[in-house]
RNA sequence: UGGAGCGGGUGCAUGAUCGCUCAGGUGUUUAAAAAAAAUCUGAGAGGAAAGUCCGAACUCCGCAGGGCAGGAUGGUUCGUAACACGAACGCCGGGUGACCGGCGGAAAGUGCCACAGAAAAUAUACCGCCGGAUCUUCUGAUUCGGUAAGGGUGAAAUGGCGAGGUAAAAGCUCACCGCUUGUAUAGUGAUAUACAAGGCAGGGUAAACCCCAUCCGGAGCAAGACCAAAUAGGAAGACGUCCCACGGGCUGCCCGCCCGAAGUCUUCGGGUAGGUUGCAAGAGGUGUCGGGCGACCGGCAUCCCAGUGAAAUGAUCAUGACCCCGUAAGGGGAACAGGAUUCGGCUUAUAGCCCGCUCCAUUUC
RNA sequence: GUCCCCAUCGUCUAGUCAGGUCCAGGACAUCGGCCUUUCACGCCGACAACACCGGUUCAAAUCCGGUUGGGGACGCCA
Numbered sequence: 001u002g003g004a005g006c007g008g009g010u011g012c013a014u015g016a017u018c019g020c021u022c023a024g025g026u027g028u029u030u031a032a033a034a035a036a037a038a039u040c041u042g043a044g045a046g047g048a049a050a051g052u053c054c055g056a057a058c059u060c061c062g063c064a065g066g067g068c069a070g071g072a073u074g075g076u077u078c079g080u081a082a083c084a085c086g087a088a089c090g091c092c093g094g095g096u097g098a099c100c101g102g103c104g105g106a107a108a109g110u111g112c113c114a115c116a117g118a119a120a121a122u123a124u125a126c127c128g129c130c131g132g133a134u135c136u137u138c139u140g141a142u143u144c145g146g147u148a149a150g151g152g153u154g155a156a157a158u159g160g161c162g163a164g165g166u167a168a169a170a171g172c173u174c175a176c177c178g179c180u181u182g183u184a185u186a187g188u189g190a191u192a193u194a195c196a197a198g199g200c201a202g203g204g205u206a207a208a209c210c211c212c213a214u215c216c217g218g219a220g221c222a223a224g225a226c227c228a229a230a231u232a233g234g235a236a237g238a239c240g241u242c243c244c245a246c247g248g249g250c251u252g253c254c255c256g257c258c259c260g261a262a263g264u265c266u267u268c269g270g271g272u273a274g275g276u277u278g279c280a281a282g283a284g285g286u287g288u289c290g291g292g293c294g295a296c297c298g299g300c301a302u303c304c305c306a307g308u309g310a311a312a313u314g315a316u317c318a319u320g321a322c323c324c325c326g327u328a329a330g331g332g333g334a335a336c337a338g339g340a341u342u343c344g345g346c347u348u349a350u351a352g353c354c355c356g357c358u359c360c361a362u363u364u365c
Numbered sequence: 366g367u368c369c370c371c372a373u374c375g376u377c378u379a380g381u382c383a384g385g386u387c388c389a390g391g392a393c394a395u396c397g398g399c400c401u402u403u404c405a406c407g408c409c410g411a412c413a414a415c416a417c418c419g420g421u422u423c424a425a426a427u428c429c430g431g432u433u434g435g436g437g438a439c440g441c442c443a
Base pairs, nucleotide, nucleotide: 001361002360003359004358005357006356007355008354009353010352012320013319014318015317016316017315018314020044021043022042023041024040025039026038028036029035046336050347051346053345054344055343056342057341058220059219060218061217065255066254067253068252070216071215072214073213074212075089076088077087078086079085090103091102092101093100094099104211105210109209110208111205112204113203126151127150128147129146130145131144132143133142134141135140159177160176162174163173164172178200179198180197181196182195183194184193185192186191224277225276226275227274234268235267236266237265238264239263246260247259248258249257270442271441272440284303285302286301287300288299289298290297291296322333323332324331325330366439367438368437369436370435371434372433375393376392377391378390385423395411396410397409398408399407416432417431418430419429420428
């Protein structure tokens, strides 16, 4: 200098004018309260507020017990309130490298593997190779048997390569590599290393059923609590009045438990479309110190920071930064997108700008 | 707001649960031909689709994840 990998930050600023929402104050109207308008002060979207994909808080269902079914997760160890999240490490694969991607079990069982191919997994043999027998035009044909080295098929073919061996071959034998099992050592562990033995048995697929381990009760702020208004306080159906049963709670089912002597549930119809609360001091933010490789944790100080009517958070102007065009004057542009019970993550969208670490190539010293 | 469901020719759909002769079948519509004096009916043929992007697998309309679009249910009182 060029190319590349990984990570982080920012997401226009200031001022003026006119408005909007919320909170607080002031005085006015009113007999008072409520309310209204006026005025002053303060606050007023995001890194994703989004998708609603996970995990929780919170609330109710009668504190929800057992089993089956169902769902989720999946290398190991940590972190966390929890997680399908994060950190570090391990193994495998890719890359020259920085780095990136993947992850239980296919030796419990079942299924599937189209076409092609002898054969897609108890096996088997199309071409070929080799041996015997018969026939023979002496070159082959037929038949019986041995093979799986070579060819061929396929996405995938029954350990690889070399040597010995053989009629031809083959873990048939041997060395090395791979595989399996065992032991020892290191490590919390995944795992690694070393040694010994076995002798090829065991193709793929679990984002097919399944098995193993761990976890999961259901519904969701339209949850739930309080107040108010209004009406046809209605109709039909199911089950009920002693037990059994039945209905409901407790969900898909079963068991078990609880409630129901006048109601319980479902459907249709009717009324209403109001207020308060839940609802923002929180697994909170910022700074600093300490612990830890790190995710993260702890101490101290300091701050209070949106709250709805599904509806506020805006508009204009000026100045200054950024980008583009232009010699200049000047002109144009600026993404994705917006709270709705609240947090922790993930995923997706995102113009432009800034910063850090690292790798490769080339050149110069 | 919360919770669910769906997406295949122009239209209605089969196939998706359980991946393979599915370069996706059928009906109506459209177009061309035959029949008919002509039209209709009928017969033959053609055109035409898995919403989009990744992944798993030898192989994806189908399985898994994400995106986009569309639809539905849910208040209170009695």
The prediction has a mean pLDDT of 77.
Two RNAs folded together computationally: RNase P RNA and transfer RNA, 443 nucleotides in total.
It holds a member of the Rfam family "Bacterial RNase P class A". The family's RNA type in Rfam is ribozyme.